[in-house]
């Protein structure tokens, strides 16, 4: 990097720096942005997986805990595109994020 599993409608800021964009692009809205966008630094917070523990034991589930490793801290993965079903119906594609295997 490919693959494969599992989750993804909950939760969480501030400073400094930068200076114009940004929320995955390919389409279409929409939204945040000079009452400073993306990046980078720093401290904080969340708490998903891996961690650690109950408890049942189908070795999977369900709960608690901690914040060491990753990761996150705007709007549901912003919504919508593919099929259903009639908006938290279900599913498929793609994205993110762990963990494993080669």
């Nucleotide at each position: 990097u490919u693959g494969u599993u599992a989750u993804c409608a909950a939760g969480a800021a501030a400073g400094g720096u930068g200076g114009a964009g940004g929320g995955a692009u390919u389409a279409g809205a929409c939204c945040c942005u000079u009452u400073g966008a993306a990046g980078c630094c720093u401290u904080a917070g969340c708490a998903a997986c891996c961690c650690u523990u109950u408890a049942c034991u189908u070795u999977g589930u369900a709960g608690a805990g901690a914040a060491g490793g990753u990761g996150c801290u705007a709007a549901a993965u912003u919504c919508u595109a593919c099929c259903u079903a009639a908006u938290u119906u279900g599913g498929g594609c793609a994205g993110a994020u762990a963990a494993c295997c080669a």